[in-house]
């Protein structure tokens, strides 16, 4: 890079450096000199891992619940901002164009395999 599989309506600084971008890709539609990105601190979570307890166990280990938070990541504008495809359902025009739900897809982020 691909494939598998959970998760994505909660949460996180009124700091240092820095100097114009930024929110993935489309269309919107916001953020940004009252300072973007990026780095430093700071913090948030609790996937993996660590500790506990309970049930299973082929006694290797598996599940669930819980706790800490020093270890590997992840995150700290707006719901993955909103939408891009499909399907119900409401409305509604000359016609297009509109809302509401569920899925999908598509992206992130752990974990595992190639």
């Nucleotide at each position: 890079c691909u494939c598998u599989u959970a998760u994505c309506c909660a949460g996180a600084g009124a700091g240092g450096c820095g100097g114009a971008g930024g929110g993935a890709c489309u269309g919107g539609c916001c953020c940004g000199a009252u300072g973007a990105a990026g780095c430093c601190c700071g913090g948030c979570a609790a996937c993996c891992g660590u500790c506990a307890a309970a049930c299973a166990u082929u006694c290797g280990u598996g599940u669930u619940u819980g706790a800490a938070a020093u270890g590997g990541u992840g995150c700290c504008a707006a719901a993955u901002c909103c939408u891009g495809c499909a399907a119900a359902g409401c409305a509604u025009u000359g016609a297009u164009a509109g809302c509401u739900u569920u899925g999908a897809a598509a992206g992130a982020u752990g974990a595992g395999a190639g």
Molecule: SAM riboswitch aptamer (S box leader)
Organism: Exobacillus caeni